[in-house]
RNA sequence: GAAGUUAACUGGAUGGUCGCGGGGGCAAGUACCGAAAGGUCGCUCCUGAGGAAAGUCCGGACUCCGUAGGGCAGGGUGCCGGGUAAUACCCGGUGGGGGUGACCCUAAGGAAAGUGCAACAGAAAUAUACCGCCGGGCAUUUACUUUUGUAAGUGUCAGGUAAGGGUGGAAAGGUGAGGUAAGAGCUCACCGGCAGUCAGGUAACUGGCUGGCCCUGCAAACCCCACCCGGAGCAAGACCAAAUAGAGGAACGAUAGAGUGGCCCGCUCUGUUCCCGGGUAAGGUCGCUUGAGGCUGUUGGUGACGACAGUCCUAGAUAGAUGACCAUCGCUUGUAAAAGUACAGAAUCCGGCUUAUAGGUUAACUUCGCUU
Repeated sequence: GAAGUUAACUGGAUGGUCGCGGGGGCAAGUACCGAAAGGUCGCUCCUGAGGAAAGUCCGGACUCCGUAGGGCAGGGUGCCGGGUAAUACCCGGUGGGGGUGACCCUAAGGAAAGUGCAACAGAAAUAUACCGCCGGGCAUUUACUUUUGUAAGUGUCAGGUAAGGGUGGAAAGGUGAGGUAAGAGCUCACCGGCAGUCAGGUAACUGGCUGGCCCUGCAAACCCCACCCGGAGCAAGACCAAAUAGAGGAACGAUAGAGUGGCCCGCUCUGUUCCCGGGUAAGGUCGCUUGAGGCUGUUGGUGACGACAGUCCUAGAUAGAUGACCAUCGCUUGUAAAAGUACAGAAUCCGGCUUAUAGGUUAACUUCGCUU
């Protein structure tokens, strides 16, 4: 200097004029709106859209179901240890894969409980003989030979073989050597898997030694194993105001009915459920933002995170506020003029994950080149 990897920050600023929402203080009442509940109006101070507010994929807080027990079915997670309110999240580690590397990914419990699948090609895919190799029987040809016969070839029959060749992602461990009629873990060496044992580690797991034991792959196929799981959701739910019609029908009726996913048992309650018809309000208030909260410092820990101390209050709209205009500057592209200024807008709240993002800035580490 170039190319990368990882982790963070920012993503417009300042001034002026006007306009909105919330809260505090002061002031104001026989005020205005409204049937009522309740709301509106002046001055001033403070404050008002994100790192993802998006997706609605997870986990919770909170509210209601009078209680929320046990089991089955069902659903979720799936290496080990830790963190957290909790999680499928985060941190650290182990195994496997990728990369020269910094680093990144993870389809990471069990195939010896059982069932199932493995297209096509190939002879054959829970185990095989298509080509081939070996020796034997029979027949036959050629050469040699005094004869008996010897050697080579061809065809056929049964036998041995799984080393060589072909097909395939994979052919029942691999490579090499010995051995064999020819071959084969048949034997040996090294490597791999498996089993046993010893050592280290909390553990996942790693290493050593012994043993020829060698039993494909897929469970993100069904399944088995371990652990976890009430349901519905802020349009949850609570209160105020206002108004009213039930001589209605049907089913079941204590051996019954109802009780917020399904079924069974338990428990609780006593009439329950469904259909038809009528009335009021489409109103107002709460829930509504003080939190598993933010920031700073000290401290424990490899880290996620925890403890202690101090300090701060930073949106709560409801047909939906957080804005409009002017000027100066910033950043990007461009010779200049000039043009542009990303992704995108809270709706009960919090913790995660995933996706989108013009640019700008910082730190550490890796590789290559050059110079000293």
Molecule: Bacterial RNase P class A
Organism: Peptococcaceae bacterium